[in-house]
Context: one part of a larger RNA
RNA sequence: GGCGUAUGGAGGAUGCCUAGGCUCUCGGAGGCGAAGAAGGACGUGAUAAGCUGCGAAAAGUUGCGGGGAGGAGCAAAUAUCCCUAGAUCCGCAAAUAUCCGAAUGGGGCAACCCAUCAACAUAUAGUUGAUACACUGAAACAGUGAGCAAACGUGGGGAACUGAAACAUCUAAGUACCCAUAGGAGAAGAAAAUAAAAAUGAUUCCGUAAGUAGUGGCGAGCGAACGCGGAAGAGCCCAAACCAAUAAUGUUCCGGCAUUGUUGGGGUUGUAGGACUACAAAACGCAAGCGGAAAGGAAGUAGAAUUAUCUGGAAAGAUAAGCCAAAGCGGGUGACAGCCCCUUACACGACUCCCAACCAAAGCAAGUAGUAUCCUGAGUAGCGCGGAACACGAGAAAUUCUGUGUGAACCAGCGGGGACCAUCCCGUAAGGCUAAAUACUCCCGAGAGACCGAUAGUGAACCAGUACUGUGAAGGAAAGGUGAAAAGAACCUCGAACAGAGGAGUGAAAAAGACCCUGAAACCAUACGCCU
Numbered sequence: 001g002g003c004g005u006a007u008g009g010a011g012g013a014u015g016c017c018u019a020g021g022c023u024c025u026c027g028g029a030g031g032c033g034a035a036g037a038a039g040g041a042c043g044u045g046a047u048a049a050g051c052u053g054c055g056a057a058a059a060g061u062u063g064c065g066g067g068g069a070g071g072a073g074c075a076a077a078u079a080u081c082c083c084u085a086g087a088u089c090c091g092c093a094a095a096u097a098u099c100c101g102a103a104u105g106g107g108g109c110a111a112c113c114c115a116u117c118a119a120c121a122u123a124u125a126g127u128u129g130a131u132a133c134a135c136u137g138a139a140a141c142a143g144u145g146a147g148c149a150a151a152c153g154u155g156g157g158g159a160a161c162u163g164a165a166a167c168a169u170c171u172a173a174g175u176a177c178c179c180a181u182a183g184g185a186g187a188a189g190a191a192a193a194u195a196a197a198a199a200u201g202a203u204u205c206c207g208u209a210a211g212u213a214g215u216g217g218c219g220a221g222c223g224a225a226c227g228c229g230g231a232a233g234a235g236c237c238c239a240a241a242c243c244a245a246u247a248a249u250g251u252u253c254c255g256g257c258a259u260u261g262u263u264g265g266g267g268u269u270g271u272a273g274g275a276c277u278a279c280a281a282a283a284c285g286c287a288a289g290c291g292g293a294a295a296g297g298a299a300g301u302a303g304a305a306u307u308a309u310c311u312g313g314a315a316a317g318a319u320a321a322g323c324c325a326a327a328g329c330g331g332g333u334g335a336c337a338g339c340c341c342c343u344u345a346c347a348c349g350a351c352u353c354c355c356a357a358c359c360a361a362a363g364c365a366a367g368u369a370g371u372a373u374c375c376u377g378a379g380u381a382g383c384g385c386g387g388a389a390c391a392c393g394a395g396a397a398a399u400u401c402u403g404u405g406u407g408a409a410c411c412a413g414c415g416g417g418g419a420c421c422a423u424c425c426c427g428u429a430a431g432g433c434u435a436a437a438u439a440c441u442c443c444c445g446a447g448a449g450a451c452c453g454a455u456a457g458u459g460a461a462c463c464a465g466u467a468c469u470g471u472g473a474a475g476g477a478a479a480g481g482u483g484a485a486a487a488g489a490a491c492c493u494c495g496a497a498c499a500g501a502g503g504a505g506u507g508a509a510a511a512a513g514a515c516c517c518u519g520a521a522a523c524c525a526u527a528c529g530c531c532u
Stems, first nucleotide, its partner, number of pairs: 001531009015517001016481002020452002022449007029441002031148002039100003042055003046078002050074002061094006070082003105114003115131006133145004152183001153181005163170001167217001193200002204231005214222002235433003238377001242265010270411001272376004276370004285364002291359002296354003300348002306321005322339002324328001330342003382406008392418001413428005468475002488516001491503004
């Protein structure tokens, strides 16, 4: 020096555990903000560095309700207090709420600096209120907006990597991303629809049709619809004709008349309808606002039934004998508990606040016949050129949108049915509103898991978006476990010692001693054996 065995050290794997995560389900909520938000700064405790709470009324104040013995947060300790005259605690409502921040009196290097006006108090110091901008509006002492927020929606812009085994049309993809903006959903929506000799009857979503028909350097790829089956179900209002009122203008024979504007009535469609004229005037019903209100939610109440012996540190274990069950979900308790505790089933509960089925109700809400006349959305439809959307890349290319140019018809009208024409069929554009079925989850409550179990699961189980890095945008950790209970080791010895160790003591265990459950390997040491 090597190997082996044993005993230790060191180390923190493994096992067990879970306080935290992950993925969902059901229900709620789907916003907050100039009445100053989100987010912060600074303060605030007897002692107080941090977290939490709160705001100069500062771990808090007031009222009402609940509750019933201790309490002054995490968090020990001391001091001092509070409390059955009901504290702490829980729910609801209120008060206070510094400074910054949209930040809004002006400024500014956020949490700071500097004002003006008015009122009130004054011995001074001062206190309170107002003072930004934009829009609406004639104006106001009126109203609205501004900013933040996880995803979901709509609209306006809009890539590239990539694929095509290169690459340009194409694809990726109208994706990512940017902007605007809305709501609890949004968008769409009551046929100028779809179909085809038969019919359907707004929109949306799901399944199917179907990887079909198509489209495509006919490459890579892209990719419907009709129909059928479901979820849901709801329909309406204007413009115009016509009538009336009113204002202005024009005109007048001063009686009026005409035009335009405003307001009110009327009216709303395809088997065309309406105005108008003539008759009739009855019903079924209905979604804004006001009022009432069941149930539900936001504290809680109550809640059955077990003992003995044995083992053990400890009984919930074993043995024996019982009991409850509308409750044997779950958790805790010194090992595994229906009957020890909290819960659980069932049954109750609100001064106040939230939500609200439903009730009531002002109000809204029409028929028949005639067909001469009038109305029924114009720089619109269509067309040319250039683009885009449609599954459809200009194609035989219908349909939709429109930058540009042109430009109708007027119900004997007009549009569509995939070039175009005819027949036939379907519809009625150029105005608007509309619940539900659909999408999502920052957040609240309840629950679930052939999800993880501390190098896993969120980056974060722990004072984590922290420490730390970077000028900055940004990047971004490590770190859980004594014990049933601190009973956390009085006292003694060695030692310079508040280091460490040995006794003593606690404990079931200290080979559980705070570097604390278990305690693998590498590595180190000691002892012994063998070899060199």